[in-house]
Molecule: c-di-GMP-I riboswitch aptamer
Organism: Nitrospiraceae bacterium
């Protein structure tokens, strides 16, 4: 240095929920709050899921499939970066 992750040490992040704001919506931001996390840091490359619009068919509609645009990194994989140093 790399791999790895401990009843180590210093710390870090923050689910659900509540309040306020933004968004048609999925959801996001701030404050509170802790379910949890060795990358629960960054970033939409490949998938999955979700939302909106539209197309096909049906046609009161719902549902399904496709397309486009978005959301999700705490859904998964891959990528970049980082603290510590036992076995």
């Nucleotide at each position: 240095g790399c791999c790895c992750g401990a009843u180590a040490a210093a710390g870090c992040c923050a689910a659900a929920c509540c309040u306020u704001c933004c968004g048609u919506g999925a959801g996001g931001a701030a404050g509170g709050g802790a379910c949890g996390g060795a990358a629960a840091g960054c970033a939409g490359c490949g998938g999955g899921u979700c939302u909106u619009a539209u197309u096909u068919a049906u046609c009161u509609a719902a549902g399904a499939a496709g397309u486009a645009a978005g959301a999700u990194g705490g859904c998964c994989g891959a990528g970049c970066u980082g603290c510590c140093g036992a076995a």